Record summary:
This is a predicted structure of a 72-nucleotide RNA (transfer RNA) from a Candidatus Wildermuthbacteria bacterium. The prediction has a mean pLDDT of 82. It matches the Rfam family "tRNA". By type it is a transfer RNA.

[in-house]
């Protein structure tokens, strides 16, 4: 210094350009004598940061950053 992967919701992870989803958490409510557990709801992300291209961009381009590998 090159070269791959990654950065999405507390946390672990999907998400083939069309208004962003899962599970676990966390809050309410039911069921219970409580408590666990099971059932119904419900709040929470504009996707690492800045540009670009496009009608439209998590997604495709470009620069940056920061994690993890491998090479020199």
């Nucleotide at each position: 210094g090159c070269g791959g992967g990654g950065g999405u919701a507390g946390u672990u992870c999907a998400g083939c350009g069309g208004u962003a989803g899962a599970a676990c958490g966390u809050c309410u409510c039911g069921u219970u004598g409580c408590c666990a557990a099971c059932g119904a709801g419900a709040a929470g992300g504009c996707c690492g940061c800045g540009g670009g291209u496009u009608c439209g961009a998590g997604u495709c381009c470009c620069g940056u950053u920061c994690c993890c590998c491998g090479c020199u």